[in-house]
RNA sequence: GCUUGGUUCCCGGGGUGUUCUGCUUAGCUUGUGGCUAAACAGGACUGAGAUCAAACCCGUAAAACCUGAUCAGGGUAAUGCCUGCGCAGGGAAGGACGAGUCCUCACCU
Numbered sequence: 001g002c003u004u005g006g007u008u009c010c011c012g013g014g015g016u017g018u019u020c021u022g023c024u025u026a027g028c029u030u031g032u033g034g035c036u037a038a039a040c041a042g043g044a045c046u047g048a049g050a051u052c053a054a055a056c057c058c059g060u061a062a063a064a065c066c067u068g069a070u071c072a073g074g075g076u077a078a079u080g081c082c083u084g085c086g087c088a089g090g091g092a093a094g095g096a097c098g099a100g101u102c103c104u105c106a107c108c109u
Stems, first nucleotide, its partner, number of pairs: 001101004006097004011059004017045006024038006065090003071084004
């Protein structure tokens, strides 16, 4: 000098679905009930995370995440569950330390 999937500081980016039960509200239905939607509470599924936690994940060697997508195939009680799509299109910084490597100079053998 260069590299850095390491540590750290600081800054930044991102997602929150499916389903069951209870309760409340609203709507529909000529019916003592049923259906739908929303809020709240508690379970179940996948996951790091299914939200309001100073949580979790990710920041260019970027599959964190978004778009395509009301996508395709498989599977599930169901789902953005799995795979594909996917060297497709987008997508968020630096500093310090450490480590590695190269070059130069000095000294020693």
The prediction has a mean pLDDT of 79.
The RNA shown here (TPP riboswitch aptamer (THI element)) has 109 nucleotides and comes from a Chitinophagaceae bacterium.
The model forms 91% of the base pairs in the Rfam consensus.